Annotation
A computed fold for an 87-nucleotide RNA from Kineococcus indalonis, annotated as SAM riboswitch aptamer (S box leader). The prediction has a mean pLDDT of 84.
[in-house]
């Protein structure tokens, strides 16, 4: 790299830097944002898989992952995002 399975109404922020959009694409909404938002580090925290523990259940020790609104919401498509992943 990647056939393929799964899940996507749950749950969890503070600080410092940066400055203007940002909430994946395209429409219609909303909604978040100079009382600093997307990001980027840092610490904390959550537990969604993988691991662990002893199955129920619990852990948060090690791999990802996430921590405004159901993938924000309706429609759209070669959907997208995460984790697993034989050969």
């Nucleotide at each position: 790299g990647g056939a393929c399975c799964a899940u996507c109404c749950a749950g969890a922020g503070c600080g410092g830097c940066c400055g203007a959009g940002a909430g994946a694409c395209c429409u219609g909404g909303c909604u978040c944002g100079a009382c600093g938002a997307c990001g980027c580090c840092g610490c904390a925290g959550c537990a969604a898989c993988c691991c662990c523990c002893u199955u129920c259940g619990g852990g948060a020790g090690g791999g990802u992952g996430c921590u405004c609104a159901u993938g924000c919401c309706g429609g759209g498509a070669c959907c997208g995002a995460u984790g697993g992943g034989a050969g």

Its Rfam family is "SAM riboswitch aptamer (S box leader)". Rfam links the family to the GO term regulation of gene expression. It was read from a public genome assembly, where an Rfam model found it.